[in-house]
C1' cells in the first nucleotide's frame, strides 16, 4: 500500500435491530476476638470517533483512529 480481524464497565469478556450484561474487582452490611474464606446488596457504560439507514442500531452500511495479523513493495 491491499486484505482480514479486533475496539462495550478499572480489568477480561458475551450480547449480532426492539433500548445493555456476567466473572474478577471497588464500596456498604452480615459473619468473626481480628483476618481472610464465605452471604446479602450497591455504585460504575457518550458501546472508538463520524454520517447514513431503520419505527427502533452496540448490532447494518460508509468514512476516519487505535490495537493484531497476512500478502506485496521499496534500497
Nucleotide at each position: 500500500g491491499g486484505c482480514c480481524c479486533u475496539g462495550u464497565a478499572a480489568c477480561u469478556c458475551a450480547g449480532c435491530g426492539g433500548u445493555a450484561g456476567a466473572g474478577u474487582g471497588u464500596c456498604u452490611c452480615c459473619c468473626u476476638u481480628a483476618c481472610a474464606a464465605g452471604g446479602a446488596g450497591a455504585a460504575a457504560g457518550u458501546c472508538c470517533c463520524u454520517g447514513g439507514u431503520u419505527c427502533g442500531a452496540a448490532u447494518c452500511c460508509u468514512g476516519g483512529c487505535g490495537g493484531g495479523g497476512c500478502c506485496a513493495c521499496c534500497a
Notes:
The prediction has a mean pLDDT of 81. This is a predicted structure of a 75-nucleotide RNA (transfer RNA) from a Myxococcota bacterium. The sequence is in RNAcentral, with records from ENA. Its Rfam family is "tRNA". The source organism's lineage runs through Bacteria, Pseudomonadati and Myxococcota.